Context: one part of a larger RNA
RNA sequence: AGCAAAUGGUGGAUGCCUUGGUUGCUAAAGCCGAAGAAGGACGCGGAAGACUGCGAAAAGUGUUGGGGAGUUGUCAACAAACUAUGAUCCAACGAUGUCCGAAUGGGGAAACCCCGGUCUGAGAAAUCAGGCUGAAGCCCGACGUUUACGUCGAGGCUGGGUAAGUCGGGGAACUGAAACAUCUAAGUACCCGGAAGAAAAGAAAUCGUAAGAGAUUCCGUUAGUAGCGGUGAGCGAAACCGGAAUAGCCUAAACCCCGUAAGGGGGGUUGCAGGGUCUGACAUAAGAACAAGAAAAAUUAGAAAAACACUCUGGAAUGGGUGACCAAAGAAGGUGAAAGUCCUGUAUUUUAAAAUCAAGUAUUGUUUGGUUAGAUACCUAAGUACCAUAAGACACGCGAAAUAUUGUGGGAAUCUAGGGAGACCAAUCUCUAAGGCUAAAUACUUUAGCGGACCGAUAGUGAACUAGUACCGUGAGGGAAAGGUGAAAAACACCCUAAGUAAGGGAAUGAAAUAGAUCUGAAACCAUUUGCUA
Numbered sequence: 001a002g003c004a005a006a007u008g009g010u011g012g013a014u015g016c017c018u019u020g021g022u023u024g025c026u027a028a029a030g031c032c033g034a035a036g037a038a039g040g041a042c043g044c045g046g047a048a049g050a051c052u053g054c055g056a057a058a059a060g061u062g063u064u065g066g067g068g069a070g071u072u073g074u075c076a077a078c079a080a081a082c083u084a085u086g087a088u089c090c091a092a093c094g095a096u097g098u099c100c101g102a103a104u105g106g107g108g109a110a111a112c113c114c115c116g117g118u119c120u121g122a123g124a125a126a127u128c129a130g131g132c133u134g135a136a137g138c139c140c141g142a143c144g145u146u147u148a149c150g151u152c153g154a155g156g157c158u159g160g161g162u163a164a165g166u167c168g169g170g171g172a173a174c175u176g177a178a179a180c181a182u183c184u185a186a187g188u189a190c191c192c193g194g195a196a197g198a199a200a201a202g203a204a205a206u207c208g209u210a211a212g213a214g215a216u217u218c219c220g221u222u223a224g225u226a227g228c229g230g231u232g233a234g235c236g237a238a239a240c241c242g243g244a245a246u247a248g249c250c251u252a253a254a255c256c257c258c259g260u261a262a263g264g265g266g267g268g269u270u271g272c273a274g275g276g277u278c279u280g281a282c283a284u285a286a287g288a289a290c291a292a293g294a295a296a297a298a299u300u301a302g303a304a305a306a307a308c309a310c311u312c313u314g315g316a317a318u319g320g321g322u323g324a325c326c327a328a329a330g331a332a333g334g335u336g337a338a339a340g341u342c343c344u345g346u347a348u349u350u351u352a353a354a355a356u357c358a359a360g361u362a363u364u365g366u367u368u369g370g371u372u373a374g375a376u377a378c379c380u381a382a383g384u385a386c387c388a389u390a391a392g393a394c395a396c397g398c399g400a401a402a403u404a405u406u407g408u409g410g411g412a413a414u415c416u417a418g419g420g421a422g423a424c425c426a427a428u429c430u431c432u433a434a435g436g437c438u439a440a441a442u443a444c445u446u447u448a449g450c451g452g453a454c455c456g457a458u459a460g461u462g463a464a465c466u467a468g469u470a471c472c473g474u475g476a477g478g479g480a481a482a483g484g485u486g487a488a489a490a491a492c493a494c495c496c497u498a499a500g501u502a503a504g505g506g507a508a509u510g511a512a513a514u515a516g517a518u519c520u521g522a523a524a525c526c527a528u529u530u531g532c533u534a
Base pairs, nucleotide, nucleotide: 001533002532003531004530005529006528007527008526009525015519016484017483020455021454022452023451024450025449026448027447028446029445030444031161032160039100040099041098042055043054044053046078049075050074051073061094062093063092064091065090066089070082071081072080105114106113107112115134116133117132118131119130120129121128122127136158137157138156139155140153141152142151143150144149166194167193168192169191170190176183180230206213207212217244218243219242220241227235228234248437249436250435251381255266256265257264258263271415273380274379275378276376277375278374279373280372281371282370287368288367289366290365291364292363298356299355300354302350303349304348308323309322310321311320312319324341325340326330332344333343334342386410387409388408389407390406391405393403396422417432418431419430420429421428471478472477491518494506495505496504497503
């Protein structure tokens, strides 16, 4: 020096564990904001660094309920206190709620500076302290004055935030086409705006075939079909049918009344056309509006809740053995090993002062309130339909290109009317545009409960720990590592070595200390001892 074995060190793999994640199902809930939000800054404790909670009334306050013995949040002990005159704790409704922030009296380098009006208090006064108030825009009212401004209002509204989903206005490129230009990616990403707990859509100028259906939305299917397509890459329906959920309504006009007019009231709302008007015949309900206005169930604290002993091993019994018991409860978790009968619970039963919801619903009252025959031809949404042209939307790329929406130009008809049925024409069928509203089934998120042939600390969220923290960056932004003593701290009194430090040796605790700041503790790597080899 090498090899081997043993014993250690280092290291943190592996095993086991789970406080945390992740993903479903079921149920419930779903906007907040000038009554100052979301988000923050600074404070508040006996002492107070971080987190949590709270706001100068500051880890809190009042009332009303619950609850019944401990409590003063966590890291985390100590001190000093509170509590059967019912604390801590849980719930409902209140009070307080600094400063910044839409931030709104003016300013500003956010959490700061400065000012006006008015009221109250103190003061001899100057002044100080405290309360309220003072942005802009739009609408309304009043006044001035005049038809557009100004002033005032203890009148109203708006502003900002918001994860995902939603509607609208704009709107890429990489990419694919094995290049690339039409095309694709994609009306995606992204930007802007609006609204609501959902949004949007919605009661046929629909679909369809010769039979009919009867608003919208969503799911399944139709179907990767019919089609579109440098007929390339690709894109890609619809009706029928099966389900979920179901709900229908209001105006404009004709005519009548009021009014100088603007306008208001009545009337009326459809396709088997309907309505109005005029002339007849019959009838008194449904519904609507307004006023008053419940309850049950449910949500937000809770309550009651059965049944086991002995013995053996062991540090410890929930394990073994023996004999029992409960069960509308043998879900689950905990307890010194594996517990139906030890604890918390569980099946089942039960509860609310207050608030919410049920619901301005049921119910009650008041007012209003129709059908039909004949005649008449008054009305039935106009710069609209439609045409030309130019676009974009329709699965449909200009195509035979209908349909539906816009820009520009032209421009109807009025029920003996008009639109559609994929150029166009005819026949037939079908519907009634140019006004509006509308729940549910649907999307998403949060909360609660229950789950997973989901993860188990290099996994699972970036984050099981002071995590969007530490740290990096001028900034936008980027972004970690880091879990485990033991049943219980019983966390090593005391002695020795030592710098009277660390560390170690005794001793003590413990089942175990090679469980000592820690579970287990692999390998690489580093040593020591012993043996072998030259």
About this RNA
A computed fold for a 534-nucleotide part of an RNA from a Candidatus Shapirobacteria bacterium, annotated as large-subunit ribosomal RNA, domain I. The full RNA is in RNAcentral, with records from ENA. NCBI's taxonomy places the organism under Bacteria, Bacteria candidate phyla, Candidatus Shapironibacteriota. The prediction has a mean pLDDT of 82.